[in-house]
RNA sequence: CAGGUCACAUCGGGAGAACCGGCGCACUGCCGGUGCCGAAGGCGCAACCGCCCCGGAAACGCUCAGGCUCCAGGACCGAUGCGACCCG
Numbered sequence: 001c002a003g004g005u006c007a008c009a010u011c012g013g014g015a016g017a018a019c020c021g022g023c024g025c026a027c028u029g030c031c032g033g034u035g036c037c038g039a040a041g042g043c044g045c046a047a048c049c050g051c052c053c054c055g056g057a058a059a060c061g062c063u064c065a066g067g068c069u070c071c072a073g074g075a076c077c078g079a080u081g082c083g084a085c086c087c088g
Base pairs, nucleotide, nucleotide: 001088003086004085005084006083008081009080010079011078012077013076018034019033020032021031022030023029035068036067037066041064042062043061044060048056049055050054
């Protein structure tokens, strides 16, 4: 110096899913009934992985939470910066 991995920050992309009634009415809010979504988080099974005693574990499943106009959030992906580690 180049490459790889991880964490953090910034920017960009980023899905899904409602209706009825009442009150209200910039801002789409509150209440009730029923329904729905899964990609924050959480939980579960365990394909798989490991240092194999025991652990780690999904985009699968469950929907507690969250969400079902917009905004916000958003797993994940890309780029940049920075730190650490590995490596030629």